[in-house]
RNA sequence: AGCAGCGUGGCGCAGAGGAAGCGCAUUGGUCUCAUAAUCCAAAGGACGGUAGCUCGAAACUACCCGCUGCUA
Numbered sequence: 001a002g003c004a005g006c007g008u009g010g011c012g013c014a015g016a017g018g019a020a021g022c023g024c025a026u027u028g029g030u031c032u033c034a035u036a037a038u039c040c041a042a043a044g045g046a047c048g049g050u051a052g053c054u055c056g057a058a059a060c061u062a063c064c065c066g067c068u069g070c071u072a
Stems, first nucleotide, its partner, number of pairs: 001071007010024004018055001026042004048064005
């Protein structure tokens, strides 16, 4: 320098145009003599950034930023 992939709660991932869900973790409760496990509930993300298309964007388009891989 070229090409490809990825960027979504604290962490790991899903979500492919009608507006965000799962697991773990966290907090409160349940249970126990007690701890863990179980079970119930809650909090927590406007989705890397800026524009654009659209009635409507995490999703499509452009550019930029970051990470990873391949090639030189």
The RNA shown here (transfer RNA) has 72 nucleotides and comes from Rotaria sp. Silwood2. It matches the Rfam family "tRNA". Rfam's curators write: Transfer RNA (tRNA) molecules are approximately 80 nucleotides in length. The sequence is in RNAcentral, with records from Rfam. The source organism's lineage runs through Eukaryota, Bilateria, Eurotatoria, Philodinidae and Rotaria.